Small-subunit ribosomal RNA, central domain from an uncultured delta proteobacterium, 349 nucleotides, folded computationally. It matches the Rfam family "Bacterial small subunit ribosomal RNA". Its mean pLDDT, the model's own confidence on a scale to 100, is 90. The full RNA is in RNAcentral, with records from Greengenes.
[in-house]
Context: one part of a larger RNA
RNA sequence: CUGGGCGUAAAGGGGGUGUAGGCGGCCAAGUAAGUCAGAUGUGAAAUCCCUCGGCUUAACCGAGGAAGUGCAUCUGAAACUGCUUGGCUUGAGUAUGGGAGAGGAAGGCGGAAUUCUCGGUGUAGCGGUGACAUGCGUAGAUAUCGGGAGGAACACCUGUGGCGAAGGCGGCCUUCUGGCCCAAUACUGACGCUGAGACCCGAAAGCGUGGGGAGCAAACAGGAUUAGAUACCCUGGUAGUCCACGCCGUAAACGUUGGGUACUAGGUGUGGGAGGUUUUAUACCUUCUGUGCCGCAGCUAACGCAUUAAGUACCCCGCCUGGGGAGUACGGUCGCAAGAUUAAAACUC
Numbered sequence: 001c002u003g004g005g006c007g008u009a010a011a012g013g014g015g016g017u018g019u020a021g022g023c024g025g026c027c028a029a030g031u032a033a034g035u036c037a038g039a040u041g042u043g044a045a046a047u048c049c050c051u052c053g054g055c056u057u058a059a060c061c062g063a064g065g066a067a068g069u070g071c072a073u074c075u076g077a078a079a080c081u082g083c084u085u086g087g088c089u090u091g092a093g094u095a096u097g098g099g100a101g102a103g104g105a106a107g108g109c110g111g112a113a114u115u116c117u118c119g120g121u122g123u124a125g126c127g128g129u130g131a132c133a134u135g136c137g138u139a140g141a142u143a144u145c146g147g148g149a150g151g152a153a154c155a156c157c158u159g160u161g162g163c164g165a166a167g168g169c170g171g172c173c174u175u176c177u178g179g180c181c182c183a184a185u186a187c188u189g190a191c192g193c194u195g196a197g198a199c200c201c202g203a204a205a206g207c208g209u210g211g212g213g214a215g216c217a218a219a220c221a222g223g224a225u226u227a228g229a230u231a232c233c234c235u236g237g238u239a240g241u242c243c244a245c246g247c248c249g250u251a252a253a254c255g256u257u258g259g260g261u262a263c264u265a266g267g268u269g270u271g272g273g274a275g276g277u278u279u280u281a282u283a284c285c286u287u288c289u290g291u292g293c294c295g296c297a298g299c300u301a302a303c304g305c306a307u308u309a310a311g312u313a314c315c316c317c318g319c320c321u322g323g324g325g326a327g328u329a330c331g332g333u334c335g336c337a338a339g340a341u342u343a344a345a346a347c348u349c
Base pairs, nucleotide, nucleotide: 003321004320005319006318007303008302012317014201015200016199017198021194022193023192025088026087027086028085029084030083031082033081034080035077036076037075038074039073040072041071042070049065050064051063052062053061054060091191092188093187094186095185096183097182098181099180103177104176105175106174107173108172109171110154115149116148117147118146119145120144121143125136126135162169163168206247207246208245209244210243211242215241216240220236221235222234223233258316259315260314261313262312263311266294267293268292269291270290271289272288273287274286275285276284277283298305299304322349323348324347331342332341333340334339
């Protein structure tokens, strides 16, 4: 390489939109590019294989055949694929009526708490720890009552509950806005799936400019602990955490499980919708769509998975190929930088 694989052994791209490409529903007609059949030509000789023959045999040599799985042309077949034409509705989509939701963006509002500040009451401690100490306090702290300021986060509700492609999203109200689910019809008529590049989104930290700064808190300082303690504990505390705009583009970006379609026992909980039964409440039954648990067949090295598959199949993409060296060097691209991305080899076991 062929192949075999990718939940945990190496291996699913962080996520989406989508270009090229690959693949693609049902019926009919045509075509004949793929496909299949036959014929002709060609496919050098030697070699290989078979048969016969020549050296006493063999090696070796000679003759004939076969093979040369290929290519070209001609003739034909028409099931499948392709192409052309016409049609269909089940895939996909549109319209109508309902529905749920922390989906996104902007603006406004609210209460609790921490801190600070002003005033009142009040007096000697407070704070902190395993125990101390640093620290704060007679210039009146801590505690308590009232007024004010400011920033950040939204207790209870809260739920293997919901929404989102992922990252993620949680006080209340308004505006703008995306997606999803259900029901019954109507319409379009394969318009589909995937998706190399490309483009867009992308936690936290970090970066740039300008704001903001209550609490928390890398760094840092001090106090303890200790043999030491550049830590764990304590008292402080700056970046940062917050906002606007612009970068960065990573993660245990995890379900460590790419997307799509079809099929393959059930049971049970829960979210959203519809239908039926029922005296309404409510409960039960059916069904669609999510989200969990248990479990059969099957699969798996086992663990486990099991209609939300890791089962049975097909289509498309990404990726793996012993450990270390190394996700490194060099080069390229991107970035203000930090660095990201692409990605080896020597050597070694």